[in-house]
Model confidence (mean pLDDT): 81 of 100. A computed fold for a 114-nucleotide RNA from Neiella holothuriorum, annotated as Guanidine-I riboswitch aptamer.

RNA sequence: AAAAUAGACAUCUAGGGUUCCGGCUGAUGCCAUAUCAGUGACUGGUCCGAGAGUUGUCAACCUCACCGCACGAUAAGUAAUGAGGUCACACGGAGGGACAAAAGCCCGGGAGAA
Repeated sequence: AAAAUAGACAUCUAGGGUUCCGGCUGAUGCCAUAUCAGUGACUGGUCCGAGAGUUGUCAACCUCACCGCACGAUAAGUAAUGAGGUCACACGGAGGGACAAAAGCCCGGGAGAA
C1' cells in the first nucleotide's frame, strides 16, 4: 500500500399506513340486528417494521483443555468435543420500488459528506 471478513435468524420497539376486524358517519331495513357506501388530521386489534434501535440463539475468529488420525525438530498439521474470550465504528439526501397502502422496509454501510 492492497485484498478478505466484519454475518444469519428470531423476539420486541421507534415508526408506518389502511387489505381485514373494530370505531365513527350516512343510506336501506327494522321479521334479521343485518347489508351497502364513506372515513386513518379514527385511540385501537391483525399486518409491515430498523446497517447506523433492544434482547436472544446460531455462525465465524482467538486461547486453553481433551482426544482420533497423521507427522517426527526439515515436526508442531487436521477433525471432533468442552470451557473462556472477541463480535468494533457508523453523518447521510433527493428519487424510485413492493405488498392493500405507507414507512427508519428494499435500492442503501448507495450518491454524497468529513